This is a predicted structure of a 100-nucleotide RNA (Glycine riboswitch aptamer) from Variibacter sp. The coordinates come from a structure-prediction model, not an experiment, and the mean pLDDT is 76.

RNA sequence: GCGAACCCUGCGGGAGAGACCGGUUCCGCCAUGGCGGCGGGCCGGCGCCGAAGGCGCAACCGCCCCGGAAACGCUCAGGCAAAAGGACCGCAGGGGGAUG
Numbered sequence: 001g002c003g004a005a006c007c008c009u010g011c012g013g014g015a016g017a018g019a020c021c022g023g024u025u026c027c028g029c030c031a032u033g034g035c036g037g038c039g040g041g042c043c044g045g046c047g048c049c050g051a052a053g054g055c056g057c058a059a060c061c062g063c064c065c066c067g068g069a070a071a072c073g074c075u076c077a078g079g080c081a082a083a084a085g086g087a088c089c090g091c092a093g094g095g096g097g098a099u100g
Stems, first nucleotide, its partner, number of pairs: 002100001006095008018046001020045005026040005047080003053076001054074003060068003
């Protein structure tokens, strides 16, 4: 000097599943003589998803007492129009510093 794993930031890509049903003394808009309608929020119910997180088993790995460990499983959380989020992948920058 080159420089792996790993971490952070930015950009791009990124799936699945009800725009469900009911209630509402809430908010906004529309309309009416009145009854109402739509959207949002909140509450309840059933159905479903699995790629934030969490938990479980385990192939496998290690310093093998024990520990680490999935895109598998469970769905507590989260999600089921759009938006947001999103494991993971690619590129760029920064940190880092294994090994040679």
It was read from a public genome assembly, where an Rfam model found it. The source organism's lineage runs through Bacteria, Pseudomonadota, Alphaproteobacteria, Nitrobacteraceae and Variibacter.